[in-house]
RNA sequence: UUUCGAAAAAGGCAAACCUACCGAAAGGUGGGGACGCAAAGCCACGGGUCUACAGCGGACACCAGUUUCGCCAUGACAGCCGGGUUGCCGAA
Numbered sequence: 001u002u003u004c005g006a007a008a009a010a011g012g013c014a015a016a017c018c019u020a021c022c023g024a025a026a027g028g029u030g031g032g033g034a035c036g037c038a039a040a041g042c043c044a045c046g047g048g049u050c051u052a053c054a055g056c057g058g059a060c061a062c063c064a065g066u067u068u069c070g071c072c073a074u075g076a077c078a079g080c081c082g083g084g085u086u087g088c089c090g091a092a
Base pairs, nucleotide, nucleotide: 002092003091004090005089012037013036017032018031019030020029021028022027035079041085042084043083045082046081047080048077049076050075055071056070057069058068059067060065
């Protein structure tokens, strides 16, 4: 340096759920908690998924709307897949 993760050691992260706060929501952050993870570190670049405040169009209609339907990412997910990038321990 490359490939790999069988055994081991030092440590690390933390799903669901509960809770406080932020957010229109998806979701995020802190605390508790561990299902799991060898990049479950970081980056929305490609695909994918989730959401739809605002916006656009429609329905209803007493012409008002704390109503309703569709579209839409500029929002979100790195613990969906791929890619990029950095890195601990060990083995070859």